This is a predicted complex of two RNAs, RNase P RNA and transfer RNA, with 444 nucleotides together. Rfam match: Bacterial RNase P class A. It is annotated as a ribozyme. Rfam's curators write: Ribonuclease P (RNase P) is a ubiquitous endoribonuclease, found in archaea, bacteria and eukarya as well as chloroplasts and mitochondria.
RNA sequence: GAAGUAGGAGAAACAGUCGCGCUUUAGAUGUAGCAUGUAAAGUGAGGAAAGUCCGAGCUCCGGAGAAUCAAGGCGCCCGGUAACACCGGGGCGGAGUGAUCCGACGGAAAGUGCCACAGAAACGAUACCGCUCCGCAGCAGCGGAGUAAGGGUGAAAACGUGGUGUAAGAGACCACGGCUGUUGCCAGAGAUGGUGACAGUGGGCAAACCCCGCCUGGAGCAAAGCCAAAUAGAGGAAAAGGGGUUGAUUCGCCCCACUAUGAUUCCUGGGUGGGCUGCACAGAGCUGCCGGGUAACCGGUAUGCCAAGAUAAAUGACUGUUGGCUCGUUGUGAAACGAGUACAGAACUCGGCUUAUUGCCUGCUUCCCUC
RNA sequence: GCGGGAGUAACUCAGUUGGUAGAGUCACAGCCUUCCAAGCUGUUGGUCGCGAGUUCGAGCCUCGUCUCCCGCU
Numbered sequence: 001g002a003a004g005u006a007g008g009a010g011a012a013a014c015a016g017u018c019g020c021g022c023u024u025u026a027g028a029u030g031u032a033g034c035a036u037g038u039a040a041a042g043u044g045a046g047g048a049a050a051g052u053c054c055g056a057g058c059u060c061c062g063g064a065g066a067a068u069c070a071a072g073g074c075g076c077c078c079g080g081u082a083a084c085a086c087c088g089g090g091g092c093g094g095a096g097u098g099a100u101c102c103g104a105c106g107g108a109a110a111g112u113g114c115c116a117c118a119g120a121a122a123c124g125a126u127a128c129c130g131c132u133c134c135g136c137a138g139c140a141g142c143g144g145a146g147u148a149a150g151g152g153u154g155a156a157a158a159c160g161u162g163g164u165g166u167a168a169g170a171g172a173c174c175a176c177g178g179c180u181g182u183u184g185c186c187a188g189a190g191a192u193g194g195u196g197a198c199a200g201u202g203g204g205c206a207a208a209c210c211c212c213g214c215c216u217g218g219a220g221c222a223a224a225g226c227c228a229a230a231u232a233g234a235g236g237a238a239a240a241g242g243g244g245u246u247g248a249u250u251c252g253c254c255c256c257a258c259u260a261u262g263a264u265u266c267c268u269g270g271g272u273g274g275g276c277u278g279c280a281c282a283g284a285g286c287u288g289c290c291g292g293g294u295a296a297c298c299g300g301u302a303u304g305c306c307a308a309g310a311u312a313a314a315u316g317a318c319u320g321u322u323g324g325c326u327c328g329u330u331g332u333g334a335a336a337c338g339a340g341u342a343c344a345g346a347a348c349u350c351g352g353c354u355u356a357u358u359g360c361c362u363g364c365u366u367c368c369c370u371c
Numbered sequence: 372g373c374g375g376g377a378g379u380a381a382c383u384c385a386g387u388u389g390g391u392a393g394a395g396u397c398a399c400a401g402c403c404u405u406c407c408a409a410g411c412u413g414u415u416g417g418u419c420g421c422g423a424g425u426u427c428g429a430g431c432c433u434c435g436u437c438u439c440c441c442g443c444u
Base pairs, nucleotide, nucleotide: 001367002366003365004364005363006362007361008360010358012322013321014320015319016318017317018316020044021043022042023041024040025039026038028036029035030034046343050354051353053352054351055350056349057348058220059219060218061217065251066250067249068248069247071216072215073214074213075212076090077089078088079087080086091105092103093102094101095100106211107210111209112208113205114204115203128151129150130147131146132145133144134143135142136141159177160176161175162174163173164172178201179200180199181198182197183196184195185194186193187192224277225276226275227274234268235267236266237265238264241256242255243254244253245252283306285305286304287302288301289300290299291298292297324341325340326339327338328337329336330335372443373442374441375440376439377438378437381396382395383394384393390427398414399413400412401411402410420436421435422434423433424432
């Protein structure tokens, strides 16, 4: 210097003018505790406010009860957390020369299913070429039997290498090695690793069904409550039972009714569809310091800090100065001039993940050049 | 804001235990007819919205992303 990799902090700064939303105060008008406009002060987007993919708070479903099944989700170990599918550390596997990164990472020896084409054969089945023996035969060749080492097919071929053995061969047998199960010892908190014994040699797919273990009641701020307005309290269904308990069944529980034309429950339809609360002070909060921990994080502490809240939706525009980067023109160069400068926009609130996107700084790795 | 669904040829749609992507319409050409229409035959046309993952192999399974549609006071 180039390429790469991991992390951090930011989202140009200052001044002026004009404008917008909200809050408070002041005073004005209408008139009654409301509305309208005025002035002053304060305050006013993000790292993702986004996607709505997870986890919670909060609200309602009568109290959100039990059992079984279904449905869905998760899946190495330990820890963190209110919780999580998130985070930290570790194990194992994989990618890369490396820094480093990635992993839906339980079970295929419980069972079922699938493995196109090719190939003899895709899991208990088999032989195209080849090899060997026998028969016919002078050879070539044909037929029968054996075999699976070699070739060939395929993404994948019945454990690998060497030897013994044999007519030729084969885990048929032996040695070493790989893998699986059971079991012992050692290390470790555990996943797991190391090392023995015995038995075995059984291909892949579970982001196919499934099995094992664990978790989950449903709906969502258009939840829900109140006021105002509106209306005809409309139509249908239910029976000595009916309805609800929001996937199903059972138990339990609750509501209404049990001889009435009315109430209740459920379903459908019509009307009104404006405002307030929820919802904008304080908590799973931020920052600094101290302590514990490898870390995630936790505990303590401080005369420390904290106020967007709209409803078609405010948070903006212009000017000047300074500055970073990119591009273009001029110039030998220094530099000057001009243009551009990302993704994006709160809507009940938090913790994460994912996606979009701009320049800067730092550590580390590999390669090249110079001293 | 919340919830749900769909993207396959120019258009409308099929596509199931994952194994060479189809039908109808349209377009073009041929046959038939004096000519046209209808009919018959053939041909063209596909990044299965896009990007990853699982798998030997993905339109199909999983994740992310983009676009469109529907419902809810």